[in-house]
Background
This is a predicted structure of an 86-nucleotide RNA (SAM riboswitch aptamer (S box leader)) from a Clostridiaceae bacterium.
Formats: sequence, C1' cells, structure tokens
RNA sequence: CUACCAUAUAGAGUGCGCGAGAGACAAGCUCGACGACCGCACAGCAACCUGCCAACGGUAAGGUGCUAAUGCUUGAACGAUGGCUG
Repeated sequence: CUACCAUAUAGAGUGCGCGAGAGACAAGCUCGACGACCGCACAGCAACCUGCCAACGGUAAGGUGCUAAUGCUUGAACGAUGGCUG
C1' cells in the first nucleotide's frame, strides 16, 4: 500500500518546548498569542491484538490506539483506528 472484517453520542490532561494556524476534504461551525496544532516528559482512558487468571467473564503485563465539541455538523465514489490477508 491492497482486499476484507470490526468499531465510533461512553471514557481520559498536566508540565515543558515551539510560535500560527488547527479541527482529513468542501460548506458551516468551533478552537487558537489567556499560546491552539505539533513535539517531548509524566499521568490517564479504553480493551482491538498478544499474554495471564479456569474464564459467556476478568485482568491491564506487552503491541497499537486515544485523552475539545456525536468522526464537531451536513455531504461524498469520504476519512480514522484496530485486526487479518497478499
């Protein structure tokens, strides 16, 4: 990267650094110099995969993921994350 499957109104943030855009895309709306987004550290949420526990479940050690707003809303031949396949 490709095909397929699953999920999405629940849940979880502080510090430091940087410095202007960010929320995929279009329109709207919102966030942002009272410092967003992003990066790093620590913390946390969750339970998709692995592990463990005799186990319709639980746990949270490992691999991801996530921690404004229902995937922010609507739209689309849309995107995201996990698993698996080649």
Its mean pLDDT, the model's own confidence on a scale to 100, is 89. NCBI's taxonomy places the organism under Bacteria, Bacillota, Clostridia, Eubacteriales, Clostridiaceae. It was read from a public genome assembly, where an Rfam model found it.